Overview: The RNA shown here (transfer RNA) has 73 nucleotides and comes from an Acidimicrobiales bacterium.
[in-house]
């Protein structure tokens, strides 16, 4: 230094052809129980890593920087 893949909720992660951003875990309430765990229903959380482009619409396509990871040198 070059290549390539990653970045989505607190966290591990989906997200198909470009059309209202999702799920387990935790997180908060209530209901059930002597407690607590469990388990129901419910409910809060989001600049899709940042900054341009394209399009009538970008998480999602193009292009640039930041970051980790890996490979090459």
């Nucleotide at each position: 230094g070059g290549u390539g893949c990653g970045u989505u909720a607190g966290u591990u992660c989906a997200g198909u052809u470009g059309g209202u951003a999702g799920a387990g875990c935790g997180c908060c309430a209530c209901a059930u129980u002597g407690u607590c765990a469990a388990u129901g229903u419910g409910g809060a959380a989001g600049u899709c890593a940042c900054g341009g482009g394209u399009c009538c619409g970008a998480g999602u396509c193009c292009c640039g920087u930041a970051c980790g990871c890996a490979c090459c040198g």
Annotation
The RNAcentral record of the sequence draws on ENA. Lineage of the source: Bacteria > Bacillati > Actinomycetota > Acidimicrobiia > Acidimicrobiales. It matches the Rfam family "tRNA". It is annotated as a transfer RNA.